Record summary
Predicted 3D model of a 348-nucleotide part of an RNA (small-subunit ribosomal RNA, central domain) from an uncultured bacterium. Rfam family: Bacterial small subunit ribosomal RNA. Its family is annotated with structural constituent of ribosome and ribosome in the Gene Ontology.
[in-house]
Context: one part of a larger RNA
RNA sequence: CUGGGCUUAAAGGGUACGCAGGUGGUUAAGCAAGUCGAUAAUGAAAUCCCGAGGCUCAACUUCGGAAUGGUUGUCGAAACUGUUUAACUUGAGGAUAGUUUAGGAGAACGGAAUUCCCGGUGGAGCGGUGAAAUGCGUAGAUAUCGGGAGGAGCACCAGAGGCGAAGGCGGUUCUCUGAACUAUUCCUGACACUGAGGUACGAAAGCUAGGGGAGCGAACGGGAUUAGAUACCCCGGUAGUCCUAGCUGUAAACGAUGGGCACUAGAUGUUUCUGCGUUUAGCGGGAGUAUCGUAGUUAACGCGUUAAGUGCCCCGCCUUGGGGAUUACGGUCGCAAGGCUAAAACUC
Numbered sequence: 001c002u003g004g005g006c007u008u009a010a011a012g013g014g015u016a017c018g019c020a021g022g023u024g025g026u027u028a029a030g031c032a033a034g035u036c037g038a039u040a041a042u043g044a045a046a047u048c049c050c051g052a053g054g055c056u057c058a059a060c061u062u063c064g065g066a067a068u069g070g071u072u073g074u075c076g077a078a079a080c081u082g083u084u085u086a087a088c089u090u091g092a093g094g095a096u097a098g099u100u101u102a103g104g105a106g107a108a109c110g111g112a113a114u115u116c117c118c119g120g121u122g123g124a125g126c127g128g129u130g131a132a133a134u135g136c137g138u139a140g141a142u143a144u145c146g147g148g149a150g151g152a153g154c155a156c157c158a159g160a161g162g163c164g165a166a167g168g169c170g171g172u173u174c175u176c177u178g179a180a181c182u183a184u185u186c187c188u189g190a191c192a193c194u195g196a197g198g199u200a201c202g203a204a205a206g207c208u209a210g211g212g213g214a215g216c217g218a219a220c221g222g223g224a225u226u227a228g229a230u231a232c233c234c235c236g237g238u239a240g241u242c243c244u245a246g247c248u249g250u251a252a253a254c255g256a257u258g259g260g261c262a263c264u265a266g267a268u269g270u271u272u273c274u275g276c277g278u279u280u281a282g283c284g285g286g287a288g289u290a291u292c293g294u295a296g297u298u299a300a301c302g303c304g305u306u307a308a309g310u311g312c313c314c315c316g317c318c319u320u321g322g323g324g325a326u327u328a329c330g331g332u333c334g335c336a337a338g339g340c341u342a343a344a345a346c347u348c
Stems, first nucleotide, its partner, number of pairs: 003319004008300001012315001014201004021194003025088007033081002035077008049065006091191001092188003095184007103177007110154001115149007125136002162169002206247006215241002220236004258314006266292011296303002321348003330341004
């Protein structure tokens, strides 16, 4: 250096962008670095292998040959890779015209509900549970009507529906901004794919500072249950949950399935764009999304044009059982919590 693998057995990086690197469409001509051929030199001897000989044989040994991954020079070939030049349009990008969208950021506004405060009515219970009790209430609760405050979340629409790279995104309006798709086939002319390091984003919880605090609610207190009950149930309730500015960088970050391209039966729904149409039905062309299923594949379950099928390119990861060990030590990042990297003794 080489092998076999990665949905569920060990194994896809949380996601994207992207430097280096690796890989790369069609045509023509040139060059000849890789490549291929010929030839020359070199590749010490011994050893190994083959043939012949010498010790009676053998071991041993002598001679000859072969072999020696390779390296270098010269001459040549030009299909492939490379490179140079010229060109192409199907990959990629752009233009024009549309469409879709809970994609992102900021601001303003809205109504229902919970809680609290003020006032009216009213007068003994309310609340809660399997049953209760703690709790609240004659200092007037619960209920009901009117007024006010404040915070958070947006019923119906709502859909295995949509958008986003992932995390994720749901009231309405405005401003700024992103993406995808379709139609035309007009322009550029390989500008592409992947991507070690790196950079950015990254649920929840947590941390720092300053606000905010309705409801919910770790911790905590009380009531029950129970043999006990550091729980499940009930009454309270702090941090937190919310906002702003930073940090953290992890999740069953899951489709437990990396990205790109090409090829390989169909059927049925659904979202969206579009062509024809008898604009009712219907017949097509794309892009998503979902179920079933052919060939094939798989250890099986299953997957099956959205592949886990058939191939190519690039990256990540696993590979000598389980535990020890998401650990120790060291390094590095972090305010900390801790993250990333990552053993061994020992044991079954």
The coordinates come from a structure-prediction model, not an experiment, and the mean pLDDT is 87.